[in-house]
RNA sequence: UGAAUCGAUAGAGGCGCGGUUUGCAAGAGUAUGACGGCCAGGAUGGAACGGUAAUUCCGGCACGCAGAAAGGGUACGCCGCCGAAGUUGGCACUUCUUACCGGAUGUGUCUGCUGGGUCGUCGGAGAAUAUCCGCCGGACUGUCACAAAUUCUUGUGAAGCGCUAUCAAUGGU
Numbered sequence: 001u002g003a004a005u006c007g008a009u010a011g012a013g014g015c016g017c018g019g020u021u022u023g024c025a026a027g028a029g030u031a032u033g034a035c036g037g038c039c040a041g042g043a044u045g046g047a048a049c050g051g052u053a054a055u056u057c058c059g060g061c062a063c064g065c066a067g068a069a070a071g072g073g074u075a076c077g078c079c080g081c082c083g084a085a086g087u088u089g090g091c092a093c094u095u096c097u098u099a100c101c102g103g104a105u106g107u108g109u110c111u112g113c114u115g116g117g118u119c120g121u122c123g124g125a126g127a128a129u130a131u132c133c134g135c136c137g138g139a140c141u142g143u144c145a146c147a148a149a150u151u152c153u154u155g156u157g158a159a160g161c162g163c164u165a166u167c168a169a170u171g172g173u
Base pairs, nucleotide, nucleotide: 004170005169007167008166009165010164011163014082016081017080018079019078020077022075023074024073032066033065035064036063037061038060039059045058046057047056048055049102050101051100052099053098054097085114086113087112089110090109091108092107093106095104096103115141116140118138119137120136122134123133124132125131143158144157145156146155147154148153
């Protein structure tokens, strides 16, 4: 000195991300109930995520009366943050009565993808028209590069393995 390499720290994006107390909607007048009512006296039946086997449990209806909760959401607040975080696939473990097979749930780990939110089609999850996830598309937005323009922006392209600031090391003079 700051063109280059590498590292540390701090920081920006905005309808930004995640967690959570409380409230609220939905779940649901559902599940359930020791009360009433009606029917029945039934087992090659029904329930416990699906299948097989085992095990356990069980009168039916849901008419009256009483009447939830969880998972999934949302609002305010609070907390932690800016690969925040989300998700595909693999593996291990957890829970769903037990064993096996499958499925789902949660946790951890490896791996790939996504700059961000938003709107729409389609597909999936979901009780759901809520909400979430994925592909594709639209405009918007932050960043950087290039080009145009010449002070205020426009166009094209790229990706967070990015960008900005400071500092250190290496390197250069």
Overview: A computed fold for a 173-nucleotide RNA, annotated as Lysine riboswitch aptamer. The sequence was found by an Rfam model in a public genome assembly. Its mean pLDDT, the model's own confidence on a scale to 100, is 76. It matches the Rfam family "Lysine riboswitch aptamer". The literature on the family includes a 2003 paper in Cell by Mandal et al., "Riboswitches Control Fundamental Biochemical Pathways in Bacillus subtilis and Other Bacteria". Rfam links the family to the GO term lysine biosynthetic process.